This is a predicted structure of a 350-nucleotide part of an RNA (small-subunit ribosomal RNA, central domain) from a metagenome.
The RNAcentral record of the full RNA draws on SILVA.

Context: one part of a larger RNA
RNA sequence: CUGGGCGUAAAGCGCGCGUAGGCGGGCUGGAAAGUCGAUUGUGAAAUACCUGGGCUUAACCUGGGAACUGCAGUCGAAACUCCCGGUCUUGAGUGCCUGAGAGGAUGGCGGAAUUCCCGGUGUAGUAGAGAAAUACGUAGAUAUCGGGAAGAACACCUGAGGCGUAGGCGGCUAUCUGGCGGUGCACUGACGCUGAGGCGCGAAAGCGUGGGGAGCAAACAGGAUUAGAUACCCUGGUAGUCCUCGCUGUAAACGAUGGUUACUAGGUGUCCGGGAUAUUAACCUCCUGGGUACCAAAGCUCACGCAUUAAGUAACCCGCCUGGGGAGUACGGUCGCAAGACUAAAACUC
Numbered sequence: 001c002u003g004g005g006c007g008u009a010a011a012g013c014g015c016g017c018g019u020a021g022g023c024g025g026g027c028u029g030g031a032a033a034g035u036c037g038a039u040u041g042u043g044a045a046a047u048a049c050c051u052g053g054g055c056u057u058a059a060c061c062u063g064g065g066a067a068c069u070g071c072a073g074u075c076g077a078a079a080c081u082c083c084c085g086g087u088c089u090u091g092a093g094u095g096c097c098u099g100a101g102a103g104g105a106u107g108g109c110g111g112a113a114u115u116c117c118c119g120g121u122g123u124a125g126u127a128g129a130g131a132a133a134u135a136c137g138u139a140g141a142u143a144u145c146g147g148g149a150a151g152a153a154c155a156c157c158u159g160a161g162g163c164g165u166a167g168g169c170g171g172c173u174a175u176c177u178g179g180c181g182g183u184g185c186a187c188u189g190a191c192g193c194u195g196a197g198g199c200g201c202g203a204a205a206g207c208g209u210g211g212g213g214a215g216c217a218a219a220c221a222g223g224a225u226u227a228g229a230u231a232c233c234c235u236g237g238u239a240g241u242c243c244u245c246g247c248u249g250u251a252a253a254c255g256a257u258g259g260u261u262a263c264u265a266g267g268u269g270u271c272c273g274g275g276a277u278a279u280u281a282a283c284c285u286c287c288u289g290g291g292u293a294c295c296a297a298a299g300c301u302c303a304c305g306c307a308u309u310a311a312g313u314a315a316c317c318c319g320c321c322u323g324g325g326g327a328g329u330a331c332g333g334u335c336g337c338a339a340g341a342c343u344a345a346a347a348c349u350c
Base pairs, nucleotide, nucleotide: 003322004321005320006319007304008303012318014201015200016199017198021194022193023192025088026087027086028085029084030083033081034080035077036076037075038074039073040072041071042070049065050064051063052062053061054060091191092188093187094186095185096184097182098181099180103177104176105175106174107173108172109171110154114150115149116148117147118146119145120144121143125136126135162169163168206247207246208245210243211242215241216240220236221235222234223233258317259316260315261314262313263312266295267294268293269292270291271290272289273288274287275286276285299306300305323350324349325348332343333342334341335340
């Protein structure tokens, strides 16, 4: 250097942006680094190989040949790769027009419910459970009516529906703002793909600062259950859950499936566009583009299953795996306020 793999057996980085690097569309001219051909020099001898010879054979010794697949020079070829120049529009991108959306940030507003406070009515229970008890209530609870306060979440609509790179996103509204689809025309002219390092984003829990605290609720207390019950059930209840700024950087961060491109039968839904026929109109039907879901052919797969949204057929780039345990641990390093995270062994053992 080389092999085989990565949905479920070990194995796709949680996700993106992007540096170096790797790889890269059509036509054309040049050059000739790679590449190819010819030739020259060299590639010591011995060994090994082929073919002869010498010791009675053999081992051994020895002549000749070929080989040494390499390196360098010279001459030549120009298809492919590279390099330089020109050009093109299909890849990529931009503008105009148009469309859908819980995409993001900030501010304002709203009603239902819950709890608490005040007042009215009213009287003995309420709450809870498998059954109970703790608990609350004659200092007037629960129930009900009126008024007030607070915080958090947004019923129905709601849909294997939509949007987002992922995490994720759901009341209404305003402002700011990202991405995506469709259509026709115009423009740039390969500007592309991937991406070691790097940088950014990143649920929940947790940490720091200052607020907030209705409900819920780790810890904790009590009541039950039980042989016990440091639980499951019940009554309470503090961190936390919410906001601000900062940190943490992990998840079954899952489609357990990296990204891009091309190609390869169909069928049925659904979401968002464009067009055609027709209609009073919405539909319906047909064509077409982009998402999403199910079924299924070829093919693939140990099987399950996947199947134009591939796990099929190919190409390029990155990441990762290499028996189980020890161990995602120790040590060291980097990061962190800490918790810890990342990187990552070995002895030993089966």